[in-house]
Molecule: c-di-GMP-I-GGC riboswitch aptamer
Organism: Candidatus Sericytochromatia bacterium
RNA sequence: AAGGAAAAAGGCAAACUUAUUGUGAAGUAAGGACGCAAAGCCACGGGACUCAAUUAAUAAAUGAGUUAGCCGAGUUACCCAUU
Numbered sequence: 001a002a003g004g005a006a007a008a009a010g011g012c013a014a015a016c017u018u019a020u021u022g023u024g025a026a027g028u029a030a031g032g033a034c035g036c037a038a039a040g041c042c043a044c045g046g047g048a049c050u051c052a053a054u055u056a057a058u059a060a061a062u063g064a065g066u067u068a069g070c071c072g073a074g075u076u077a078c079c080c081a082u083u
Base pairs, nucleotide, nucleotide: 001083002082003080004079011036012035016031017030018029019028020027021026034069040075041074044072045071046070047067048066049065050064051063
């Protein structure tokens, strides 16, 4: 540096429930474990999703957001049977 069929130390935590914040997608905390070797960090690119206000209304995105447990880029890192 690569790899992760195995082990060990430790880590994270889907659905769902409760509380709470937000118009919403969703976030946070507690419980809970479906899974995860980056399911650590990061909205830069693509995807998905949301939108009160704006509009006569609807739609839309050129707007504003959410998602890193959808993928890619960037960045940092534990362990080890192994190469």